[in-house]
RNA sequence: ACAGUAGGCCGGUUUGUCGCUGCACGUUAUGUGUUGAGGAAAGUCCGGGCAACACAGAGCACCAUAUUUCCUAACGGGAAACAGUCCGUGAGGGUUGAGUAGUGUAACAGAAAAUAACUUCAAACUCCUUUGAGUUUGUAAAGGUGAAAAGGUGAGGUAAGAGCUCACCGGUAUUGCUGGUAACAGUAGUAGCCGUACGCCUUAUGGGUUGCAAGAUCAUGUAUACCAGCGCAUGUAGGAUGGCUCGUCCGAUGCUGGGGGGUAGAUUGCUAGAGGUACAAGGCGACUUGUACAGUAGAUAAAUGACAAACAUUUUGGUGCAAACCAAGAUACAAAACCCGGCUUAUAGGCUUGCUGUUUUU
RNA sequence: GGCCCAUUCGUCUAUCGGUUAGGACGCCAGGUUUUCAUCCUGGACAGAGGGGUUCGACUCCCCUAUGGGCUA
Numbered sequence: 001a002c003a004g005u006a007g008g009c010c011g012g013u014u015u016g017u018c019g020c021u022g023c024a025c026g027u028u029a030u031g032u033g034u035u036g037a038g039g040a041a042a043g044u045c046c047g048g049g050c051a052a053c054a055c056a057g058a059g060c061a062c063c064a065u066a067u068u069u070c071c072u073a074a075c076g077g078g079a080a081a082c083a084g085u086c087c088g089u090g091a092g093g094g095u096u097g098a099g100u101a102g103u104g105u106a107a108c109a110g111a112a113a114a115u116a117a118c119u120u121c122a123a124a125c126u127c128c129u130u131u132g133a134g135u136u137u138g139u140a141a142a143g144g145u146g147a148a149a150a151g152g153u154g155a156g157g158u159a160a161g162a163g164c165u166c167a168c169c170g171g172u173a174u175u176g177c178u179g180g181u182a183a184c185a186g187u188a189g190u191a192g193c194c195g196u197a198c199g200c201c202u203u204a205u206g207g208g209u210u211g212c213a214a215g216a217u218c219a220u221g222u223a224u225a226c227c228a229g230c231g232c233a234u235g236u237a238g239g240a241u242g243g244c245u246c247g248u249c250c251g252a253u254g255c256u257g258g259g260g261g262g263u264a265g266a267u268u269g270c271u272a273g274a275g276g277u278a279c280a281a282g283g284c285g286a287c288u289u290g291u292a293c294a295g296u297a298g299a300u301a302a303a304u305g306a307c308a309a310a311c312a313u314u315u316u317g318g319u320g321c322a323a324a325c326c327a328a329g330a331u332a333c334a335a336a337a338c339c340c341g342g343c344u345u346a347u348a349g350g351c352u353u354g355c356u357g358u359u360u361u362u
Numbered sequence: 363g364g365c366c367c368a369u370u371c372g373u374c375u376a377u378c379g380g381u382u383a384g385g386a387c388g389c390c391a392g393g394u395u396u397u398c399a400u401c402c403u404g405g406a407c408a409g410a411g412g413g414g415u416u417c418g419a420c421u422c423c424c425c426u427a428u429g430g431g432c433u434a
Base pairs, nucleotide, nucleotide: 001358002357003356004355005354006353007352008351009350010349012311013310014309015308016307017306018305020036022034023033024032025031038333042344043343045342046341047340048339049338050211051210052209053208057246058245059244060243062207063206064205065204066203067081068080069079070078071077082097083096084095085094086093087092098202099201102200103199104198105197106196118143119142121138122137123136124135125134126133127132151169152168153167154166155165156164170194171193172191173190174189175188176187177186178185179184215268216267217266218265224259226258227257228256229255230254238250239249240248241247276293277292278291279290280289281288282287312331313330314329315328316327317326318325319324363433364432365431366430367429368428369427372387373386374385375384380417389405390404391403392402393401410426411425412424413423414422
C1' cells in the first nucleotide's frame, strides 16, 4: 500500500418567512416570549417497575429454561471461559451442549436398521460313479445397499471364523494424582465395557392473572319495560380462588340468556428515572463504586413541519502543471404515546481502534 | 395503544418429518357434433421470502413480509 477480520462512534449546520404542541405573561382583536424525537422512538420477541383483582391452600396438569463461573432489579439478555462439529491460509466466525434408568421410530434401497445369515466360508449327514445338489449346524472375515452396518491394525487361535485371546491405537465408564473457583484439561491405572440420530419420558430451576383502553377522581345521563330457563335454605341455584380435582370463602329485591334504555366529557395516572454526561478507582470483561455537573417532549385523531438561501460532506463531467474554480446531482433508515433493561430487524455516507494475510522498501 | 391468528396450483381446499405434494372447479390440446354446449381422453399449473435443526422439512424452531380478527 492493497485485501480482510473483530469492535467503538457520528449520522448534517446556520439564517429568514409562514405554521403547529406544551408552558409563562399580557389583553380579550388575540399578541409576546420560551420549549419540542431516535439509535433504532420500529417489531412487540423476552425481563422488570407501576397499577387493579386475588391473597387459604394442596395435588395434578400446563408453559419456559438447561455446559461452567460471573454480571444484573430481573431475564429466555450480556461477559469471560469449556467440550464437540463445520467454514476460513490466518486474524476469526457459525452451530450444538441436563439425563445413570425406561421406552418408541428410522421411508426407499438392502440379507439384515439391532435377538442381523442373502451370496460366501466351514463341519457333519443324505443323494450321486464323479462334477455337483440338498438338509442341519457353526460363523460377522469378504460382498453390494444405505444418511447410518455391529470399534481399527497386526499376531495368535480355529473345521471355518469371531475381543475368542494378546500387543498397539481410538472411544466409553470408573479410581487416584497435578493444574483450574468451576465446566474441563493433563497424567497413571482398572474394566473387553464398544453403532448412530431424533422423539416420548425423567430430573432440576422458575412462572398468580390482566395491562395505563391498568386504575383513581369529578361531571353528564338512566328503566332492567318485556320474554324464556334455574333457584329461594340440612348454605340450595350461582359466584370467587388463572385450567382440573379436593378444600376454603361469598351467597337472595338472586343468577343466566334474549331484548330494551342512558352516557361516551374533563382531570389525574404522565414523566427526576434500577436516568444521563465527565473524571477517578476496582475488575480480563459484562459491570460496580465515589465525586462533580447539567436538565420542562408529554400530544389524544394525535404537535415537533413547509418553502427559500448559504455552508458542509460526497459523486460525475469540464478547465488547469497544481492549488483551485465552474456545472449537474446525492445526503439514509425512520416519528415518542406509562416508564426502564435487553434482543431482533432497517439504515445513504463518514470517522476511528486492535489484529491477520500478501507484496515492496528500510 | 394492547393482545392474538393465518399464508399450499388462477380459485376453494387435503396433508402423522419419508415415493413424483392429492382432489374439485377453472385453463390448454385432442375426440365426439353440420357447429356450439354437454360428454370422453390426455396435459400444464403451487408450499409467502430468508436462515437453522435433521440423513431427509409444506410439516419443527427463529427472523422478515403480507393479510385478517379481538379489545374502551
Predicted 3D model of RNase P RNA and transfer RNA as a complex of 434 nucleotides. The coordinates come from a structure-prediction model, not an experiment, and the mean pLDDT is 76. Rfam match: Bacterial RNase P class A.